[in-house]
RNAcentral holds the full RNA, with entries from ENA. Predicted 3D model of a 544-nucleotide part of an RNA (large-subunit ribosomal RNA, domain I) from Bacteroides sp. The organism belongs to Bacteroides, within Bacteria. It matches the Rfam family "Bacterial large subunit ribosomal RNA". Gene Ontology terms of the family: structural constituent of ribosome and ribosome.
Context: one part of a larger RNA
RNA sequence: GGCGUAUGGUGGAUGCCUUGGCACCAAGAGGCGACGAAGGACGUGGUAAGCUGCGAAAAGCAUCGGGGAGCUGCAAGCAAGUGACGAUCCGGUGAUAUCCGAAUGGGGAAACCCACCAGAAGUAACGUUCUGGUAUCCAUAACUGAACACAUAGGUUAUGGAGGCGAACCCGGGGAACUGAAACAUCUUAGUACCCGGAGGAAGAGAAAGAAAACUCGAUUUCCGUAGUAGCGGCGAGCGAAGUGGAAAGAGCCCAAACCAGUGACUUGUCACUGGGGUUGUGGGACUGCGACAUUUGAAAGGAUGGCUAACCGAAGAGAGCUGGAAAGCUCCGGCAUAGGAGGUAAGACCCCUGUAGGUGAAAGCCAGAAUGGAGAUAGCAGUAUCCCGAGUACCGCGGGACACGUGGAACCCCGUGGGAAUCCGGAGGGACCACCCUCCAAGGCUAAAUACUACUUGGUGACCGAUAGUGAACCAGUACCGUGAGGGAAAGGUGAAAAGAACCCCGGGAGGGGAGUGAAAUAGAACCUGAAACCAUAUGCUU
Numbered sequence: 001g002g003c004g005u006a007u008g009g010u011g012g013a014u015g016c017c018u019u020g021g022c023a024c025c026a027a028g029a030g031g032c033g034a035c036g037a038a039g040g041a042c043g044u045g046g047u048a049a050g051c052u053g054c055g056a057a058a059a060g061c062a063u064c065g066g067g068g069a070g071c072u073g074c075a076a077g078c079a080a081g082u083g084a085c086g087a088u089c090c091g092g093u094g095a096u097a098u099c100c101g102a103a104u105g106g107g108g109a110a111a112c113c114c115a116c117c118a119g120a121a122g123u124a125a126c127g128u129u130c131u132g133g134u135a136u137c138c139a140u141a142a143c144u145g146a147a148c149a150c151a152u153a154g155g156u157u158a159u160g161g162a163g164g165c166g167a168a169c170c171c172g173g174g175g176a177a178c179u180g181a182a183a184c185a186u187c188u189u190a191g192u193a194c195c196c197g198g199a200g201g202a203a204g205a206g207a208a209a210g211a212a213a214a215c216u217c218g219a220u221u222u223c224c225g226u227a228g229u230a231g232c233g234g235c236g237a238g239c240g241a242a243g244u245g246g247a248a249a250g251a252g253c254c255c256a257a258a259c260c261a262g263u264g265a266c267u268u269g270u271c272a273c274u275g276g277g278g279u280u281g282u283g284g285g286a287c288u289g290c291g292a293c294a295u296u297u298g299a300a301a302g303g304a305u306g307g308c309u310a311a312c313c314g315a316a317g318a319g320a321g322c323u324g325g326a327a328a329g330c331u332c333c334g335g336c337a338u339a340g341g342a343g344g345u346a347a348g349a350c351c352c353c354u355g356u357a358g359g360u361g362a363a364a365g366c367c368a369g370a371a372u373g374g375a376g377a378u379a380g381c382a383g384u385a386u387c388c389c390g391a392g393u394a395c396c397g398c399g400g401g402a403c404a405c406g407u408g409g410a411a412c413c414c415c416g417u418g419g420g421a422a423u424c425c426g427g428a429g430g431g432a433c434c435a436c437c438c439u440c441c442a443a444g445g446c447u448a449a450a451u452a453c454u455a456c457u458u459g460g461u462g463a464c465c466g467a468u469a470g471u472g473a474a475c476c477a478g479u480a481c482c483g484u485g486a487g488g489g490a491a492a493g494g495u496g497a498a499a500a501g502a503a504c505c506c507c508g509g510g511a512g513g514g515g516a517g518u519g520a521a522a523u524a525g526a527a528c529c530u531g532a533a534a535c536c537a538u539a540u541g542c543u544u
Base pairs, nucleotide, nucleotide: 001543002542003541004540005539006538007537008536009535015529016494017493020465021464022462023461024460025459026458027457028456029454030453031165032164039100040099041098042055043054044053046078047077050074051073061094062093063092064091065090066089070082071081072080105114106113107112115134116133117132118131119130120129121128136162137161138160139159140158141157142156143155144154169200170198171197172196173195174194180187184234210217211216221248222247223246224245231239232238252446253445254444255390259276260275261274262273263272264271265270266269281424283389284388285387286386287383288382289381290380296377297376301372305368306367307366308365309364311360312359313358317333319332320331321330322329334351335350336340342354343353344352395419396418397417398416399415400414401413405431426441427440428439429438430437481488482487501528504515505514506513507512
């Protein structure tokens, strides 16, 4: 020196554990904000650095309920208090709520600087201080008021609204590329990502100028299916329907016009406004005549009742013996059960604790809401002379977009541009176009449910994870740290049942250690459960 054995050190794998995550289910809620939000800065404690709470009334104030013995957060100690005249704590409603931030008196390098108006405090007076107000845009109203006579523009004031934030879902306006096509340009990725605008608890769509071709159906939406079909496609890669059918849900309405009446305006025959009338495709309505108060609905109010936001009651062994540090384990003997879910208690507890099943409960705030209630809305028959039935619209040319459909035979739908109708003897569609036939009535509007999503609240579940896993984050984490910045982004859990956290003595400057003591255990001693391997050391056997 090597190999081996033993004992340690180092190290932190493994096992066990879980306060944290992940996914989903059910229900709720689906918003907050000029009554100043979201998010922050700075303060605030007897002692106070951080976190949490709170706001100069500052770990809090008032009040109404709950609750019933301790309490002064995490978080010990000391100090000082407080509580049966009911504290701490839990819930409801209020008060206060600095400064920044949409930030809104003006400014500004956020948390700062500087004003004006009114009122008040104070001063001999000024300075100063306090309270309230003073942004912009939009709408409405009034007042005022130029060039320019009337007027208008403009200005001022009042009242109301808006602004900003938020996870996804939704609608609209814009809109890529990598990629695929084994290259690449049409195409694809994809109307995706991303940007902008807007809204709601859902949004959008929606009561046929529809789908169709049956003796047809009868708003919309979603799912199944039709079907990877019909089709589209450098007919490549790929893209990819719809009707019927089956289900979920179910709901239908209102204007414009013709006509009538009233009011107003002025340019004197028109226009505007208000009310009535009217809303359809077996065409409807106006209009004229007849007839009628039927039918179907149903607002405000109302508040029975149920629920949410604290809680309360709640059965049965402090049974015996054994092991053990400890009984909930084992043996024996009992009991309850609408409760044998779960968690805790020195180990494994239906009967020890918190609870669970089952019941009970609200001063205050909130949610839903029955009866009752009846405002209001809603209908018919006949006639057909005249009038009305959504115009720069339909439609056409050209250029695009969107439709599963890439210009194709390319309809239907939408936009740009240039042309440009008809009013029921009318008009649109049925995939070029024409005829016949069939279906429907555009150019105005509203509409619940079935559908999508989950930042948030409550309850529950898991052949989900168990600290290199599971969120980036179980721990003071979007922290430390890195970056000019946008941005990137960690590591880090475990003494013990209980601190009983080692008085006292010894060595040492201390660190550390040896005794003593605690404990079931101290190679459980805070660098603390278990404590693998690499690596290091000591002792020793064999060997060179």